[in-house]
Molecule: transfer RNA
Organism: Aggregatilineales bacterium
RNA sequence: UACGGGGUAGCUCAAUUGGGAGAGCAGCGGUCUCCAAAACCGUCGGUUGCAGGUUCGAGUCCUGCCCUCGUAG
Numbered sequence: 001u002a003c004g005g006g007g008u009a010g011c012u013c014a015a016u017u018g019g020g021a022g023a024g025c026a027g028c029g030g031u032c033u034c035c036a037a038a039a040c041c042g043u044c045g046g047u048u049g050c051a052g053g054u055u056c057g058a059g060u061c062c063u064g065c066c067c068u069c070g071u072a073g
Stems, first nucleotide, its partner, number of pairs: 001072007010025004019056001027043005049065005
């Protein structure tokens, strides 16, 4: 320098070829217990890397940039 994968909740990751942003863990509250752990119930948590574009509608498509991993030189 070129090409390719990835960037979504505190963490690990989904989102079915554009149409309601979700799960597990963690956190908080509760039940249980002499107390705790475990288990169970509930709850909280997001400018989807940034800026634009297309579209009635974008996590998803297009452009530029940033970060990260890999390949080639």